[in-house]
RNA sequence: GCGGCAGGCUUAACACAUGCAAGUCGAGCGCCCCGCAAGGGGAGCGGCUGAGGGGUGAUUAACGCGUGGGAACGUACCCUUUUGUACCGAAUAACGCAGGGAAACUUGUGCUAAUACCGUAUGUGCCCUUUGGGGGAAAGAUUUAUCGGCAAAGGAUCGGCCCGCAUAGGAUUAGCUAAUUGGUGGGGUAAAGGCCUACCAGGGCGACGAUCCAUUUGUGGUCUGAGAGGAUGAUCAGUUUCAUUGGGACUGAGACACGGCCCAAACUCCUACGGGAGAUAACAAUGGGGAAUAUUGGACAAUGGGCGCAAGCCUGAUCCUUCCAUGCCGCGUGAGUGAUGAAGGCCCUAGGGGAGGGACCCCUUGUCCCCGGAGAAAAUAAGGACGUCAUGGGAAAGCGAAACCCCGUCUUGCUUCCCGGCCGCGGACGGGAUGCUACGAAUGACCCUAGCGUUGUUUGGGACGGCUGGGCCGGAAGCCCACCUACUUGACUCUAUCACCCACGGGUGAAGGCCCAGGGCUGAACCCUGGAACUGCCUUUGAUACUGUCGAUCUGGAGUAUGGAAGAGAUGAGUGGAAUUCCGAGUGUAGAGGUGAAAUUCGUAGAUAUUCGGAGGAACACCAGUGGCGAAGGCGGCUCACUGGUCCAUUACUGACGCUGAGGUGCGAAAGCGUGGGGAGCAAACAGGAUUAGAUACCCUGGUAGUCCACGCCGUAAACGAUGAAUGUUAGCCGUCGGGCAGUAUACUGUUCGGUGGCGCAGCUAACGCAUUAAACAUUCCGCCUGGGGAGUACGGUCGCAAGAUUAAAACUCAAAGGAAUUGCCGGGGAUCUGCACAAGCGGUGGAGCAUGUGGUUUAAUUCGAAGCAACGCGCAGAACCUUACCAGCCCUUGACAUGCCCGGCGACCUGCAGAGAUGCAGGGUUCCCUUCGGGGACCGGGAUCCAGCUGCCGCAUGCCCCUGGUCAAAUGUUGUCGUGAGAUGUUGGGCCAAGUACCACUAUGAGCGCAGCCGUCUACCAUUCAUGCCAGCGGCUGGUAGGCCACUGGGUAGGGAAUCCCGGUGCUCCGCCGAGAGGAAGCUCGUGAGGACGUCAAGUCCUCAUGGCCCUUACGGGCUGGGCUACACACGUGCUACAAUGGUGGGAACUGUACCCAUCCACCACGAAAGUCUCUCCUCUUUUCCAUAAUCCAGAUCGACUCGGAUUGCACUCUGCCCCAGGGAUGCCCGAAGGAUGUCACCCUAGUAAUCGGGGAUCCGCAACGUGCGCUGAACACCUUCCGGGGCCUUGUACACACCGCCCGUCACACCAUGGGAGUUGGUUUUACCCGAAGGUAGUGCGCUAACCGCAAGGAGGCAGC
Repeated sequence: GCGGCAGGCUUAACACAUGCAAGUCGAGCGCCCCGCAAGGGGAGCGGCUGAGGGGUGAUUAACGCGUGGGAACGUACCCUUUUGUACCGAAUAACGCAGGGAAACUUGUGCUAAUACCGUAUGUGCCCUUUGGGGGAAAGAUUUAUCGGCAAAGGAUCGGCCCGCAUAGGAUUAGCUAAUUGGUGGGGUAAAGGCCUACCAGGGCGACGAUCCAUUUGUGGUCUGAGAGGAUGAUCAGUUUCAUUGGGACUGAGACACGGCCCAAACUCCUACGGGAGAUAACAAUGGGGAAUAUUGGACAAUGGGCGCAAGCCUGAUCCUUCCAUGCCGCGUGAGUGAUGAAGGCCCUAGGGGAGGGACCCCUUGUCCCCGGAGAAAAUAAGGACGUCAUGGGAAAGCGAAACCCCGUCUUGCUUCCCGGCCGCGGACGGGAUGCUACGAAUGACCCUAGCGUUGUUUGGGACGGCUGGGCCGGAAGCCCACCUACUUGACUCUAUCACCCACGGGUGAAGGCCCAGGGCUGAACCCUGGAACUGCCUUUGAUACUGUCGAUCUGGAGUAUGGAAGAGAUGAGUGGAAUUCCGAGUGUAGAGGUGAAAUUCGUAGAUAUUCGGAGGAACACCAGUGGCGAAGGCGGCUCACUGGUCCAUUACUGACGCUGAGGUGCGAAAGCGUGGGGAGCAAACAGGAUUAGAUACCCUGGUAGUCCACGCCGUAAACGAUGAAUGUUAGCCGUCGGGCAGUAUACUGUUCGGUGGCGCAGCUAACGCAUUAAACAUUCCGCCUGGGGAGUACGGUCGCAAGAUUAAAACUCAAAGGAAUUGCCGGGGAUCUGCACAAGCGGUGGAGCAUGUGGUUUAAUUCGAAGCAACGCGCAGAACCUUACCAGCCCUUGACAUGCCCGGCGACCUGCAGAGAUGCAGGGUUCCCUUCGGGGACCGGGAUCCAGCUGCCGCAUGCCCCUGGUCAAAUGUUGUCGUGAGAUGUUGGGCCAAGUACCACUAUGAGCGCAGCCGUCUACCAUUCAUGCCAGCGGCUGGUAGGCCACUGGGUAGGGAAUCCCGGUGCUCCGCCGAGAGGAAGCUCGUGAGGACGUCAAGUCCUCAUGGCCCUUACGGGCUGGGCUACACACGUGCUACAAUGGUGGGAACUGUACCCAUCCACCACGAAAGUCUCUCCUCUUUUCCAUAAUCCAGAUCGACUCGGAUUGCACUCUGCCCCAGGGAUGCCCGAAGGAUGUCACCCUAGUAAUCGGGGAUCCGCAACGUGCGCUGAACACCUUCCGGGGCCUUGUACACACCGCCCGUCACACCAUGGGAGUUGGUUUUACCCGAAGGUAGUGCGCUAACCGCAAGGAGGCAGC
């Protein structure tokens, strides 16, 4: 792209323009018109039909439907049988004439026919009947054979009526009913019947849900589901309802009638305003509504229907057609070969890959479509709307034929770019904040395919309403407890019955559909035929085990009697002692009371204390006990009266009498309410005192209701065992209460009933746990639950004096709420251990001045980073230029730097001039190395192009490195075991250690990473070596100088030494610990250093370096000069110097170490007041030289901001360096500030330590109050772990897990959503009472009118209008 077969207003039963959907018969009748006639046509009368077909689902919860039965009925047309079909009569449409009206239509008068109408006769049969009788029919047409008509009987078909069962929600609808239920008589109907009426009776329905409310056509079937179920009722089929809304009858066999009539109402249309017409829920079509549903088509050819003798006519039924991918089914969009594995697009590690098992090209086929032409099958006697049918044949690959969704997981299928919590995506989880496989685009891929996605709905998944097939200790859920009605359910044996149940058969269960088999369209969908099925209802017969029922037994369940027993069981009356308070009296004196501490309070008017006496109320110490009793609530001094229940034992009795229990009834703590008493103590409310930021609280002093009694109400509690009642079964062990039995017994033991506890097996449980007192295994009955919140709330009902109780929702909102257990973290939880953590001490910071870093501010710039501990003398081991990254100005553009290519050798280098310099110009100058002599290279200049360059951004893209916790002792696998699992065990426990150190025990075993040790250094010794060193010994020389020597000092190398080994004590043992024990240089890790587990803080660093992405490229790169990083109201950190007598100054005299220098360190001498200058000489670098001048110690004077303190100012000089103004250091003189020991807070340190004293390197031209090494002098204290803060382990609680800097409650402010109140306004549904009341029906009347019959006539009978 195509075809076949189906389907197509689910919403407004909303409104409908136009056309069409029901007519037919001249063989019933008269008349009119055309025609010569034959014949044809027309409007009427008449017959049949119009009650069917077609549409729709508003109503209806009902005998409406479904299913199965029933008796008291009708039935046109059709079939069968029988009888008869005779004789009259009077009208009336049409038509003629004359009128009315806009129209629709209609009036008067005159004529006429019938299968129209009427009467009489007959009447087998028929109907009525008082059994005597009475009533009652017909129609002809045409021309010789039919059709028709009447009556009766039967059939068939269709219909009316009745009944059993079944048929959705609400009890916040519990009572309903007056023709209501029944009877008798009558009426009425086709027919039974309160269907109607008169009388009588007082019935009828209802928890098995009446009545009421709201919703709704029902069925076969359809969808889903393993089934049971759940949802649904399009097409098709049978039933039913309705026809604009409501009411009504007429005609007829049949209607209370979709395309008939009458009336009323609303609406629309016509009108001459007087009056009329209409109903698409037929078929098309239109508007409207809506997410949404088609042609104002063709034909009666087929199948049917109506009428007709028939021809035939009519038929929007029907058959076809159009539109729609709406569904189901089928087909196609090509097949083969072919490489240069084509081009573009895409990705890339730039090599390639992939699209690509492949376009084009070549060859070939011909489904579908398209094109031109031809013939014509089947169905039939003939007739074909569909029809350009199907089918067969020909030509033709040029024009015709693949899209949609998706690509994070569920879920098959991935990359790049863009964007940057934006745009947007999303079914759930979620994704996006600069590397998005999730948004958007593209390449590629995947699924499905003429479709693919989305949305809505339903079922399933869901055992998430559980009949099959769930639950209720703590997750939602056992009524507070008992008694009892209905209901449900129920021991043994026998007889009977056969309702249940079981079985054979019969009827029915429409067709279609589902299923099976076969067949027909080329095949499929589709259609046809047959079977099976329809699990249901009715019915005949049979079986009798179970259940039921009837009857009869039995004693085991249940109950009664008898004998005993225990008890805070209930009610009433009486009575007792202790204590509190109050009153009276005595003694007695200043306080008492109360608290964490106080105060309010009481007390000199005599308290508290103490003694005696009295009053009054309430409660009952000890006994007392997971002891007792009771249904629960609950019950406690003693005595009496009355009374309920339970247990044990023993024989008798009744004979299933039982269990449960909706409604119902009763009991029911405390508080509360009503009436009347009572009131000692206690004590809501209240008052006062305290506490506190506040304290309407906790604490204290007072104190009223109430608590107590009697009567009445309330009816709730964490009324709890958070566990309904009853019965039976299923290992035990240990207590305790009440009985009995046995052992001789008031002891003890055993046993058996009934209670009450603890532990524990099987089993159960999500786990926790329960476990003969079940939460186990079973049975019966009741109650209750179905996500959290809203809410046990609102409204309504019931109860109550009230307070309130009970029953009990919804809107809305959230994606969770909850249970048990696990691992962490946390705790103003517990146990325990540790550390300069506290405590005990020493010294300092914070106050002053200065130095330095930071913040802030300022600035052209004050470059950047670091931010609690773990940023702040940090990066910076040293900013005048440089550094330098910042700012201003002047310059360069393949570049200051790297590589490759080309050209030149003009060069490098030096000098001069200009300039702030970079740089520019001019002059001089004519290079070096290698060579195979061609050249090549170095170096410099120029050119072009790949490129260089960036202290630019992201440390939350990263590597490396590093800080911290912390040298804290912890962190983790394997195998095994336990647990459903997360996880646990190991790693816990006991004692021990600095230590998860090591020992013992133990469902754990055995490991690695950490700890320790191995390493460096210090302390003592030994061996060796000799360059330092040394002269003790030997000699030369008088210089330890040379020789010599390693004895010493020192350096190098190598080694041993310390292992708690020994002793004592202690420890149950082991591991170990202690000792002012030994030994030793060193003693308990000897001291110290390096070394830092798994992981944490998205800790720090892109400005060390490296690196991904992004950004700049005549600049965010590069060069230069100058400036800035050094600013200064202020705030903080880290230090230095001090405030002085343990001191300052002056003088004198000692000692020690690490280390450094040779382009240098520099002695001595000389100069200078000093800093400094000069720089001889020596120096192969562990030697030598230099820096040691400290505090300490000795002596003297003084206690004053003083000779303390040195900031700050001025002058002069000096060093480094190109340069010292901003901006360095040193020296001399001068100036001489604050500061008199330092508030709250807070820091370091446990021994050669703190403190104090000086001193050397690093960086470095110069600059040290910093940092890092060095030595001298050299302390004090530690009772103890209560407390503060940190850490380890065990345990406990948890609503935390970003982990307490957590989580979380309420008001308020603002915005939004839903719902209320609100002066009022308005609509709908239902009900009750009453009034008016159309058409129509019936009854009565009928003086007006009147054809058939009777009568000669008058008139009568009958009928009609009207009322």

Predicted 3D model of a 1363-nucleotide RNA (small-subunit ribosomal RNA) from Rhizobium sp. Model confidence (mean pLDDT): 80 of 100. Lineage of the source: Bacteria > Pseudomonadati > Alphaproteobacteria > Hyphomicrobiales > Rhizobium. Its Rfam family is "Bacterial small subunit ribosomal RNA". Its family is annotated with structural constituent of ribosome and ribosome in the Gene Ontology. The sequence is in RNAcentral, with records from ENA and SILVA.